[in-house]
Context: one part of a larger RNA
RNA sequence: CUGGGCUUAAAGGGUGCGUAGGCGGCGCGGAAAGUGGGAUGUGAAAGCCCUCAGCUUAACUGAGGAACUGCGUUCCAAACUACCGUGCUCGAGGGAGACAGAGGUCAGUGGAACUUCGGGUGGAGCGGUGAAAUGUGUUGAUAUCCGAAGGAACACCGGUGGCGAAAGCGACUGACUGGGUCUCUUCUGACGCUGAGGCACGAAAGCUAGGGUAGCGAACGGGAUUAGAUACCCCGGUAGUCCUAGCCUUAAACGAUGAGCACUGGAUCGAAGGGAUUCCCAUGUCCUUUUGGUCGCACUGAAAGAGUUAAGUGCUCCGCCUGGGGAGUAUGGCCGCAAGGCUGAAACUC
Numbered sequence: 001c002u003g004g005g006c007u008u009a010a011a012g013g014g015u016g017c018g019u020a021g022g023c024g025g026c027g028c029g030g031a032a033a034g035u036g037g038g039a040u041g042u043g044a045a046a047g048c049c050c051u052c053a054g055c056u057u058a059a060c061u062g063a064g065g066a067a068c069u070g071c072g073u074u075c076c077a078a079a080c081u082a083c084c085g086u087g088c089u090c091g092a093g094g095g096a097g098a099c100a101g102a103g104g105u106c107a108g109u110g111g112a113a114c115u116u117c118g119g120g121u122g123g124a125g126c127g128g129u130g131a132a133a134u135g136u137g138u139u140g141a142u143a144u145c146c147g148a149a150g151g152a153a154c155a156c157c158g159g160u161g162g163c164g165a166a167a168g169c170g171a172c173u174g175a176c177u178g179g180g181u182c183u184c185u186u187c188u189g190a191c192g193c194u195g196a197g198g199c200a201c202g203a204a205a206g207c208u209a210g211g212g213u214a215g216c217g218a219a220c221g222g223g224a225u226u227a228g229a230u231a232c233c234c235c236g237g238u239a240g241u242c243c244u245a246g247c248c249u250u251a252a253a254c255g256a257u258g259a260g261c262a263c264u265g266g267a268u269c270g271a272a273g274g275g276a277u278u279c280c281c282a283u284g285u286c287c288u289u290u291u292g293g294u295c296g297c298a299c300u301g302a303a304a305g306a307g308u309u310a311a312g313u314g315c316u317c318c319g320c321c322u323g324g325g326g327a328g329u330a331u332g333g334c335c336g337c338a339a340g341g342c343u344g345a346a347a348c349u350c
Base pairs, nucleotide, nucleotide: 004321005320006319007304008303012318014201015200016199017198021194022193023192025088026087027086028085029084030083033081034080035077036076037075038074039073040072041071042070049065050064051063052062053061054060091191092188093187094186095184096183097182098181099180103177104176105175106174107173108172109171110154114150115149116148117147118146119145120144121143125136126135162169163168206247207246208245209244210243211242215241216240220236221235222234223233258317259316260315261314262313263312266295267294268293269292270291271290272289273288274287275286276285277284300305323350324349325348332343333342334341335340
């Protein structure tokens, strides 16, 4: 390299947009680069292979043939690929009319709870645990009522419900804004798919600067437990958690399952539309598109399982794997303020 693979054995990039490249719907016409066929020139000789011949045979040698799978020139063909021209509508996109949604950004508003502060009532405990203690309280706590302030999160609805490319998104209102689905089949006419590099987004933690800090709470202090207890339990508590601006770029970033298209027997539940039907309504039934689940035929799989949301059957493109450890380490490079990230070995050893 070929071949074989990537749910769980090694292996799908965290996700998208997109450059080059690769691949690409249905006709007609052209030309003939690839392609197929013919002719011709060349492809030295020797060797290999075949058939004969000569040394008694063989090795060896001689003769003829084949082969030399290649290249050049030329003629023919036009199915396929590429190219040129022209057309089509089923792929893709646009338009019109509807629909659902925690999709995003910004601004404003709200109630419950909590903590603190002020005041009233009240008068000895409260709190906490397996049991306690630290803690807190006659300078009046806990409890209860009234008032005020503050920050964070939005109970019920809430649902194998919805939306988003993923990360993720949940009080209400407004403004701006992205995407999706359905119906009509009006328009464009292959405008498509994938995507090395590249660019953008990317939970939590962490970093820089400024703010904010109710609750929770790494570190830290104390009380317990224990042989010890740098823990689990308890009382406190700083960073942080929140906001603004900018970095970091990693996760069991998981469906451990890349994207797109096509095909393949059923059952059932939910979400968003459309259509048909019953005399009418409520609504039911049936059909259909998209979407989220459950069960299961065939087939598949080592099995578990998967099974129209495939891990089935095919095609296209990208990423990745090649025994365990050493090691995601060393080194170099690139990125970062740092923490560190990306790329990424070998010796040696089993």